[in-house]
RNA sequence: CUUUUAUCGAGAGAGGUGGAGGGAAAGGCCCUAUGAAACCUCGGCAACCUGCAAACGUAUUUGUUUGAAAAGGUGCCAAUUCCUACUCUAAGUGAACUUAGAGAGAGAUAAGAG
Numbered sequence: 001c002u003u004u005u006a007u008c009g010a011g012a013g014a015g016g017u018g019g020a021g022g023g024a025a026a027g028g029c030c031c032u033a034u035g036a037a038a039c040c041u042c043g044g045c046a047a048c049c050u051g052c053a054a055a056c057g058u059a060u061u062u063g064u065u066u067g068a069a070a071a072g073g074u075g076c077c078a079a080u081u082c083c084u085a086c087u088c089u090a091a092g093u094g095a096a097c098u099u100a101g102a103g104a105g106a107g108a109u110a111a112g113a114g
Stems, first nucleotide, its partner, number of pairs: 001114008013042005021031003026084003043077003048073003052067006081106001086103007
C1' cells in the first nucleotide's frame, strides 16, 4: 500500500515546551493568541487483540458464547466519523428545494491475509 471481517449517536484532560494553525479531502460550519499543530510528562476512557474464569461443542489441536479485570499490544480523550455530497423511499412545495428514513461511497480504529 491492497484486501477481508467487526465497530463508529456512548465514554474520557491537566501541566510543560512551542508559536499559527487545526477539524482527512471539497463545500459548509466550527475550534484557536483566554494559545493551533507537533513533541514531552502525568492522568483518564474504552475493551479490538493477548492473557484469566465459566458454559457449550469437538477424539484432540482448538472453536463459540458469556463474564470480570485492566497485567501486556494497540487505540482514543471539542462538536454523531462535526454536517453534507451519490442512490432509493416517504412527507411538504407549482417548481427549485426542504425535512425524515434506509443504503452506497469516503474515512478512522482493531484483528487477519497478501
Predicted 3D model of a 114-nucleotide RNA (SAM riboswitch aptamer (S box leader)) from Alkaliphilus oremlandii OhILAs. Its mean pLDDT, the model's own confidence on a scale to 100, is 79. Rfam family: SAM riboswitch aptamer (S box leader). Gene Ontology term of the family: regulation of gene expression. Lineage of the source: Bacteria > Peptostreptococcales > Natronincolaceae > Alkaliphilus > Alkaliphilus oremlandii. The same sequence occurs in records of 2 taxa.